[in-house]
This record gives sequence, C1' cells and structure tokens, in this order.
RNA sequence: CGCCGAGUCGCUCCCCCAACGGGGCGCGAGCGGGGGAACCACUUACUUGGGGCUAAUCGCGCCCCGAUCGCCGAGGCGAUCGACCGCGACGCGCUGCUCUUUCUGCGCGAGCCCGACAGCUAACCCCGUAGGCCGACGAAAGAGA
Repeated sequence: CGCCGAGUCGCUCCCCCAACGGGGCGCGAGCGGGGGAACCACUUACUUGGGGCUAAUCGCGCCCCGAUCGCCGAGGCGAUCGACCGCGACGCGCUGCUCUUUCUGCGCGAGCCCGACAGCUAACCCCGUAGGCCGACGAAAGAGA
C1' cells in the first nucleotide's frame, strides 16, 4: 500500500507531548445486530430442548477409533451417536483505479453467545462499533474516476 469484517467519523472534558499527535471517560452521527403489535404465518410443537451472531450449512459414504444400548456360548456380534477421512449440493472471500455482470485461477465453510425463552412485526426498547491478515498478482463487457 492492500485484504477479511458492521467495526468508521465528529465533539466536550481530563492526561501525555516542544509540536505533530496519542491515551482515557462520556456524548452524538453513520454502519451493524437483537427484542417487540395488528395483519399474515405456524396449526402442534414444547430433552430428540429451543434460539441468536456469522459465508461458516445440508446430504451420502466410511477401514479404523471412542461412547451408549442390546444379545451373549465370554469370544465377540449388531444397532445408534460422535470423531477422522472422502465425495456431492449449496454458501462466502480474493483475483490490485472503483462499481456491476461474467470467465479464469486460488482459498474458506470456523468460532462464539442466550439460558427454558423469542415466527413476522409499526411505535417503542436494548446491544456492538472488535479482532485478524499478506506480497508484487489474470481476462472480457458496460458505466465512472
């Protein structure tokens, strides 16, 4: 310089600095998220708990491994769940002046939270404004700068 992400900007006061500027409490704007009527939806679930943020979900298969249950001739067998692994569907990011669409190539599909509880939802109420990352890097059309 650039990238993921809502995660940016402004202001009062206080502190640090020679200054630029930095830090702290607070407020506001912008951006993002949740709760919450009528109408509509669900009509039947409520331990097989349920739900939220996020792209981070779903399905199939599966030698071996772990757990639970059953059988048992005590050696094992079977079923279910989970992990690992593989495939597919689908979702997300980058591809370098910017945006949209497409092609190409390369990656990701984690983690965290609420706490028995929430469909949508005007008014209204509440919360966040973090954290992390890397390397010289293609193409087409349209519109901009």
This is a predicted structure of a 145-nucleotide RNA (c-di-AMP riboswitch aptamer (ydaO/yuaA leader)) from a soil metagenome.
Its mean pLDDT, the model's own confidence on a scale to 100, is 80.